[in-house]
Molecule: transfer RNA
Organism: Camelus ferus
């Protein structure tokens, strides 16, 4: 220079093959303790990587571009 793959909540990841996105850990409060912790309930937190496109409608399809990761040379 060529390919191919990856981007979702603070972290680590799921999902839907087009119709308003979820667990885990972590965070906030509540009960539980003398007090922590661990147990348990609830609860907040996402323009789903930018940008056009198609659609009635896009996180999901189509094109470009950013980052990273594999692989060739």
């Nucleotide at each position: 220079g060529c390919a191919g793959g990856u981007a979702u909540a603070g972290c680590u990841c799921a999902a839907a093959u087009g119709g308003u996105a979820g667990a885990g850990c972590a965070c906030a409060u509540g009960c539980u303790u003398a007090g922590c912790a661990u147990g348990u309930a609830u609860g907040a937190g996402g323009u789903c990587c930018u940008g056009g496109g198609u659609u009635u409608a896009a996180u999901u399809c189509c094109c470009a571009g950013u980052a990273c990761c594999u692989c060739c040379u």